The RNA shown here (transfer RNA) has 76 nucleotides and comes from a Myxococcales bacterium. The sequence was found in a public genome assembly. Rfam family: tRNA. It is annotated as a transfer RNA. The coordinates come from a structure-prediction model, not an experiment, and the mean pLDDT is 82. The organism belongs to Myxococcales, within Bacteria.
């Protein structure tokens, strides 16, 4: 340069056929406990990477960017 996979909560990642955005661990808060861990309960947190597009409806499909992995190539 081409190929090809990935981007969703602060962090790891699920999200079926296109139909209501979720889990773990963190993080607030309670119970509890002299005090704190653990351990139970309970809450907050989302521009689904950006822009555009197709559809009644898009995280899922389609184009173009971004950014990061992997292969091949080129230079050196």
């Nucleotide at each position: 340069a081409g190929g090809u996979c990935c981007u969703u909560a602060g962090c790891u990642c699920a999200g079926u056929u296109g139909g209501u955005a979720g889990a773990g661990c963190a993080c607030c808060g309670g119970u509890c406990u002299c005090c704190a861990a653990a351990a139970c309960c309970g809450g907050g947190g989302g521009u689904c990477g950006a822009a555009g597009g197709u559809u009644c409806g898009a995280g899922c499909c389609c184009u173009u960017c971004a950014g990061g992995g992997c292969c091949u190539g080129c230079c050196a």